[in-house]
RNA sequence: GCGGGCGUAGUUCAGUGGCUAGAACGUCUCGUUGCCAACGAGAAGGUCGUGGGUUCAAAUCCCAUCGCCCGCUCCA
Numbered sequence: 001g002c003g004g005g006c007g008u009a010g011u012u013c014a015g016u017g018g019c020u021a022g023a024a025c026g027u028c029u030c031g032u033u034g035c036c037a038a039c040g041a042g043a044a045g046g047u048c049g050u051g052g053g054u055u056c057a058a059a060u061c062c063c064a065u066c067g068c069c070c071g072c073u074c075c076a
Base pairs, nucleotide, nucleotide: 001072002071003070004069005068006067007066010025011024012023013022018056027043028042029041030040031039049065050064051063052062053061
């Protein structure tokens, strides 16, 4: 340099055009308990990597770009 994959909550991931973006774990609060653990209830936490485009409507489709990973190639 070329090709491909991935980027969504603190972490691991789901959501592949249509209602307000979700789960598990973690964090915080409360309840139960003499305490812890476990269990139950609730809460906080998201520019969906960034910018642009298409559309009535975009996390989802298209283009560019950034980062990470894999493969190939060239030079030294």
Record summary:
A computed fold for a 76-nucleotide RNA from a Planctomycetota bacterium, annotated as transfer RNA. The coordinates come from a structure-prediction model, not an experiment, and the mean pLDDT is 80. Its Rfam family is "tRNA". From the family's description: Transfer RNA (tRNA) molecules are approximately 80 nucleotides in length. Taxonomically the source falls in Planctomycetota (Bacteria, Pseudomonadati). It was read from a public genome assembly.